[in-house]
Two RNAs folded together computationally: RNase P RNA and transfer RNA, 439 nucleotides in total. It holds a member of the Rfam family "Bacterial RNase P class A". Gene Ontology terms of the family: dimeric ribonuclease P complex, tRNA processing and ribonuclease P activity.

Formats: sequence, C1' cells, structure tokens
RNA sequence: GCCGACCGGGUGACCGCGUGUCCCGCCCCGGGCAACCGGGUCGGGUCCCGAGGAAAGUCCGGGCUCCUCAGAGCAAGGUGGUGGGUAACACCCACCCGGAGCAAUCCGCGGGACAGUGCCACAGAGAACAGACCGCCUCGUCCCUCUCGAGGGACGAGGUAAGGGUGAAACGGUGGAGUAAGAGACCACCAGCGCCCCGGGCGACCGGGACGGCUCGGCAAACCCCACCUGGAGCAAGGCCAGACAGUGUGCGCUCGAGGGCUGCUCGCCCGAGCACACGGGUAGGCCGCUGGAGGCCGCCGGCAACGGCGGUCGUAGAUAGAUGGUCACCGAUGACAGAACCCGGCUUACAGGUCGGCCCGU
RNA sequence: GCCCCGGUAUCCCAACGGCAGAGGAAGCGGUCUCAAACACCGUCCAGUGUGGGUUCGAGUCCCACCCGGGGCACCA
Repeated sequence: GCCGACCGGGUGACCGCGUGUCCCGCCCCGGGCAACCGGGUCGGGUCCCGAGGAAAGUCCGGGCUCCUCAGAGCAAGGUGGUGGGUAACACCCACCCGGAGCAAUCCGCGGGACAGUGCCACAGAGAACAGACCGCCUCGUCCCUCUCGAGGGACGAGGUAAGGGUGAAACGGUGGAGUAAGAGACCACCAGCGCCCCGGGCGACCGGGACGGCUCGGCAAACCCCACCUGGAGCAAGGCCAGACAGUGUGCGCUCGAGGGCUGCUCGCCCGAGCACACGGGUAGGCCGCUGGAGGCCGCCGGCAACGGCGGUCGUAGAUAGAUGGUCACCGAUGACAGAACCCGGCUUACAGGUCGGCCCGU
Repeated sequence: GCCCCGGUAUCCCAACGGCAGAGGAAGCGGUCUCAAACACCGUCCAGUGUGGGUUCGAGUCCCACCCGGGGCACCA
C1' cells in the first nucleotide's frame, strides 16, 4: 500500500420495563346437587429470555395471503459479455474482453450504429458515402522588372485532401515510388474491418495462417431492433368474534344487464342486482395471521469458487402508543452509526474505535 | 407499516440535450409629487437540493443519497 473475515464495551450488585412458564389471590363466564373442574380479566411472586451489522433507504428478488391459479394480442416496464450458483434476483462465484496501477489489486448500465429513423450546438470552406478558406500546381488575360533565359503581382478557369487553420470529432499511419502539384490511384510494413481454414476452450473468446477491397465517425443512460423475464395487490394482505349508528339527494342499471374480477387498451371467460358521486352518521375493541426458518454452529465429502450433500448439535424479541433502560464498583475508554413491527436473500447508504489473517512494493 | 409525487432567484413559475438559464411579483436607485401611492425607466438577485456517471456538451438522460408533501382501516 491492497484485500478478506470478525467485534462493535466487559464483569458483578441493586432498581425498573415487555412476552412466556409455574404458583397464589380477587372477580367473571361455563359445567356440576355439591366437593370441584375448565376457561378468562386484573394484581402479586418466581424462573428463563429480550434489537442490529446495518433493524435504515424501501432499491431489487422471493416466501406468505387474497383476487377464478391469471387465457390471447398490443402496450408498458425490466435485464443485457460467457458459464455456473440459487427459491429467485438487477445478487454471488469463476472466466473472457476493455481500462487504471511497477505490483498486490481495482473499475466497467460490457448486446446491436452495414434493419431503419433521428441528433451532432458554437466555430469552421466543409459534420457523413463531406469539403477548396489559406496554401500547392497548371493554363489564360493584364501590369511591372529585366542581365531578354526569366521572375514577380492582380484577376479568371481548372486540378489537388500532402501542409495550415476550425472543432469533441475532418473519411487510416509511416516510408517509398510516382506526379505539373498531389492522392490507397500504386508498393512495403503496421493498425483496423470482413470472410475462409487449422488448433484450443462447454462458452464468451484466444493463438496461427491465407485472401479481399484498401478503410467503413460518434450517440442506443435518443427512438428503435434482437434475446430473455414480468398477472395484480400487498400483513392497513387475509380470516374470525364482539359492539355502535341514520339516513338523504342526484345519476346509471336490473338479463337489450350497471358494476366487479384492484396498472392501460381490445377480444375472450367468469360473477352479477345493485353501483357511482355528494352531504352526513357510527366504531376505531379483541383473537388468529406472529415467528422454527431457503435457520445458526461444528465435522466429513464433492466443487477452483459461489454453493451443494450427509451426520451431529443449539434453540434465544414478538410489542400495538409500542418493552432492551438506569444507578454504583472495577477494568477498558472518553465510545460511533443507529433501534425490530409478517418473514427471508441481496444491494445501497451511515459508522468512533479495535482484533485477526493473506498478499504486493520499497529499504 | 405500505404506496405515490415534487425540489430552478426572497416568492410564483418557464426553459426541443446546445451560447449555461426566460418572465412576473418583491427589493434597490431614478423620473413624477409639497410628500407618498400609482405609473414609467433602470438595476440587483440562480449557478437548477447533493454527489457520481453517460455525452463533445446535462436544469433536462441514468444511478445513489438529502429534504419536503400527499394518500390508506372497518361498519351502515
């Protein structure tokens, strides 16, 4: 200097908070003639446990739940080198290509610009199968000089993409031959493109050889094309129980069918007697969903790895105004970012400080 | 908790990817007036929420953050 993994105050005492187990007490409900049994609220006691690596942003992907297990086409959105991993992904691993670095290593929204359309401001002569502004060269007319061979200047007609200049970008580079001057127009080498053959690799691709015309700008995080993927909504999903109240007006509709099947359109299919809007009214209670899951750790085996298989072992938040805190002592240090709310796998962002391991460069 | 919008000057707002930004109100100065208001003239004020990327070029396109705002339950 570059990576990876992990920790993110510790121990003890006391007080306090939240689920749960067990015990006790009061009350209520049900059963029973009764003793008593079962269940529940509240209070007290006891024991166990009690936030994170990001619980965050809600950016992706899934599980789960409901909608008829979701049909066809269009639209819309997403992904984008190759192979693998996975429940799945925009994630991870390995490799390829390109770039940065002496190196370890890091970075890449990394398909297609000979399917088509579009854009390329300003500057500049010309901005896409381009372009003569300066320059260079030839010819013509006129003028000037003259040592009469010629030289110079102005104008006009043409040739020229080598040089200058403009620009982010000017239609291969170097050298030669050639020419009036020049030019891939020609030749050699190099770069690039296309196509063919041989070899290696599952593949992206790599290595070698031969040929061709000599050469083809950039932008797809512009439309678009290609390949693949996506049904919608989300725990305020959804189910059960209890309780309260008040309807009125307008419009549409009742099989010639409103409306619904929760992103848009058309078709198809299904349900269907109420629906929409406005003004009002009532309740904002309880239970389930709720946490054991693609789970953590250890060992062996397969694999370069991500990961997978087998065996053993552990068991540890589930609140609903929302619980994790406070004081003291010692050590350490002046200590960060920040807190579950259905659950997982990722990504991204924030983070004081510390531990361990590997590698590179220099001395 | 879940879902969805927006951010340009003090305020309101415009800007086919192209000289980096138009306008109105407010403010300031001047003219007018005895003084003010109105009116007229002039002037000041942005680097487009922040950072990075694509591009020759970004307020605009893409990504990540920051800030602000909105909606939602059940019954009749």